[in-house]
Context: one part of a larger RNA
């Protein structure tokens, strides 16, 4: 991993509701007892008690009324009669209560053969080094102290085996080993080490203290029990078809991944047509927009209190400074409004089209939402960001498109068909359908990724200026004099800088556009003439393109090929294209009509058939109808001329499934109607077995 088997809403009691049944103003017995060959079953007894038959009030109490109150023409709750017992189903409470799963808590025991410490009694420590105190002798001394030699043998002394330990490194890493091996290393007469015997126990012991150790995982050992502890958590929960079909919100919550109530779903009953859409009519309101009267903000100018600066001894004067109020002009605002929509919302004796709506009651699930469009807030007018509103889709939605791609576009899948039409999107090949038609644009492979910004790219439109008295471009020539303007400067001569920027000769020529020199010089421009001979220059709006353009495995920013149309724009005609729509056949649900059968309180109810209309995506979930397994009861069948089971072929039904045949097998097994469940397996790191 696979295969086989096992594997999860059960049982008792109580509550509410529904279906069915008994009795009914009543209904029922419980414990217990009796009888039947009698522990289970049946029948009978048993009325203790429970529910109902009357309510109102806190109560006294009154009573179809009562309470409130001094009292009600009031008001509250009642009165105008249906219950009760049983069976079944659903649900809830109590119980382990759908199944598996803790970490833990408590009780009683078992452990110190491991290990910690302690007690008793024993053992062990090669060899070497050092040489304390003390002693003896001796020098010195008055005697000592003190010195020297010898002796001596001390020490948590030194080196180093056994022994004990485990520093560093390596090996090992399903190992030799659930802590080892090799080398290296520490202690090695000590607070040393070790054998045997004994002691301390879990709310505890022991601890040279690490929360260490207490029998290979100790912040509280292990075993059994309370015990199926509890688990708002995770996982799992087994046959089929049909009808409907959510939520991820609000408030509250020691609440936030859980709940309560409401909302939204579903079944039943009742009311009945209340509901919805559009039009019309009547309303409430202060958003978008707009505005500046109010409240504030903010700009320029004017005017002008006040302030600042300057002058003055002062009175005062002055000011290109700051600035309230006021005036003019143009603005800004969620918490500004003289104004004020569109929508939306509420209502209506009307019209049209629709089919919902409300109440009562049983059962839920949901209460993590996601993205997209629009309107706001938070953030940075960031986020596949956070938080609201509103609509859509996904969720719970398949199909077609988007290369691929829950949330985008088209479109809502009952089933079948080798029939047709379309949607989005497409129509050169991959790949179904146009190398479609007409007129333009683009040359960048733009298309097929991007900004500020940049540019004699190119198409369209507008406006203005110059021009045959010759424009624009090119070429030829001129481009001068006062003058090297003045200042500054070492110098400053058109050309470092500052100031001024005139006059003259002229066809024209700046007190000079750029290059250049140390400064001059030199080149050039403006400007003028000639030559040439027809358009030229500037600006604005706009279509398509260009640059701006760097990323990580490999082209890799059209899905690919490839395309100059197979790109872009406008107009038009075809076609393709889905589970959409249509056609044909079929199934089922529901409504209406007709009809048949049964029941009936004669209103109606249940079931069947035919025709027509509408519907039939679906997770959580509600409801309905069935299939199959095992056993029991009654009835009825099959079987050695071969039961069940196994295996295989065929066949029927909308499904669960059923039936028939062959083979195998060798003794039991069906069908109909009921009843009762240990009743359906693919998942639980499920359990057991096998391969």
């Nucleotide at each position: 991993u696979c295969c086989g088997g096992g594997g999860a809403g059960c049982u008792g009691u109580u509550u509410g509701c529904a279906g069915c049944g008994g009795c009914a103003a009543g209904g029922c017995u419980a414990a217990g007892g009796g009888a039947g060959u009698g522990g289970a079953c049946u029948c009978c007894c048993g009325g203790a008690g429970c529910c109902g038959u009357a309510g109102g009030g806190a109560a006294a109490c009154c009573g179809a009324g009562u309470c409130u109150g001094a009292a009600a023409u009031g008001g509250g709750c009642g009165u105008c009669g249906a219950g009760u017992c049983g069976c079944u189903g659903c649900u809830a409470g109590c119980a382990a209560g759908c199944c598996c799963g803790a970490a833990a808590c408590c009780g009683g025991g078992c452990g110190a053969u491991c290990u910690a410490c302690c007690c008793c009694u024993g053992g062990c420590c090669a060899g070497g080094c050092u040489g304390a105190a003390g002693g003896c002798c001796u020098g010195c001394u008055a005697a000592a102290a003190c010195g020297g030699g010898c002796u001596g043998a001390a020490g948590g002394g030194c080196c180093g085996a056994a022994c004990u330990c485990g520093u560093c490194a390596g090996a090992a890493g399903g190992g030799c080993a659930a802590u080892u091996c090799u080398g290296u290393g520490a202690g090695a007469u000590g607070a040393g080490u070790u054998g045997g015997g004994g002691g301390u126990a879990g709310c505890g012991g022991u601890g040279u203290a690490a929360u260490g150790c207490c029998a290979a995982a100790c912040g509280a050992g292990c075993c059994c029990g309370g015990a199926a502890a509890u688990a708002g958590c995770u996982g799992g929960u087994u046959c089929u078809c049909c009808u409907c079909g959510a939520a991820a919100u609000g408030c509250c919550u020691u609440c936030a991944g859980g709940g309560g109530c409401a909302g939204c779903c579903u079944g039943a009953g009742a009311g009945u047509g209340a509901g919805g859409a559009u039009g019309c009519c009547g309303g409430a309101g202060g958003u978008a927009g707009g505005g500046c009267c109010c409240u504030g903000g903010a700009u320029g100018g004017g005017c002008u209190a006040g302030g600042g600066g300057g002058c003055g001894u002062g009175a005062g004067c002055u000011u290109a400074c700051c600035a309230a109020a006021c005036c003019c002009a143009a603005c800004c605002a969620a918490a500004c409004c003289c104004c004020c929509a569109a929508u939306g919302c509420c209502g209506g004796u009307c019209a049209u089209c629709u089919a919902u709506c409300u109440c009562u009651u049983g059962g839920a699930g949901u209460g993590a939402g996601a993205c997209g469009g629009c309107g706001a807030g938070g953030g940075a007018u960031a986020a596949g960001c956070c938080c609201c509103g509103u609509c859509g889709u996904c969720g719970a939605g398949a199909g077609g498109g988007u290369a691929a791609c829950a949330g985008c576009c088209c479109a809502g899948a009952c089933c079948g068909c080798c029939a047709g039409c379309u949607a989005a999107g497409g129509u050169c090949c991959c790949u179904a359908a146009g190398c479609g038609u007409a007129c333009g644009c683009u040359c960048a492979g733009u298309g097929u990724g991007a900004a500020a910004g940049g540019a004699a790219g190119u198409g369209g439109g507008g406006u203005u200026c110059c021009c045959c008295a010759g424009a624009c471009a090119g070429c030829u020539g001129g481009g001068a004099g006062g003058u090297u303007g003045g200042c500054u400067u070492a110098g400053a001569a058109g050309c470092a800088g500052c100031c001024a920027u005139c006059c003259u000769u002229u066809a024209a020529a700046g007190a000079g556009u750029g290059c250049g020199u140390a400064a001059c010089a030199g080149c050039u421009c403006a400007c003028c003439a000639g030559u040439c001979g027809a358009g030229g220059g500037g600006c604005c709006c706009u279509g398509c393109g260009c640059c701006g353009a760097a990323a990580a495995u490999g082209u890799a920013a059209c899905g690919g090929g490839g395309c100059u149309a197979a790109g872009c724009g406008u107009a038009c005609c075809g076609c393709c294209g889905a589970a959409g729509c249509u056609g044909c056949g079929g199934a089922u649900u529901u409504c209406c009509g007709c009809u048949c059968u049964c029941c009936c309180u004669c209103g109606g109810g249940a079931g069947g058939g035919c025709g027509g209309g509408a519907g039939u995506g679906g997770u959580a979930g509600a409801g309905g109808a069935g299939c199959g397994u095992c056993g029991c009861c009654a009835g009825u069948g099959c079987c050695g001329u071969g039961a069940a089971g196994c295996c295989u072929g065929g066949u029927u039904g909308u499904a669960a499934a059923g039936c028939c045949g062959a083979g195998u097998g060798g003794a039991g097994c069906g069908c109909u109607g009921g009843c009762g469940a240990g009743u359906g397996a693919g998942a639980a790191u499920c359990c057991c077995g096998g391969a």
Large-subunit ribosomal RNA, domain II from a Dehalococcoidia bacterium, 691 nucleotides, folded computationally. The coordinates come from a structure-prediction model, not an experiment, and the mean pLDDT is 88.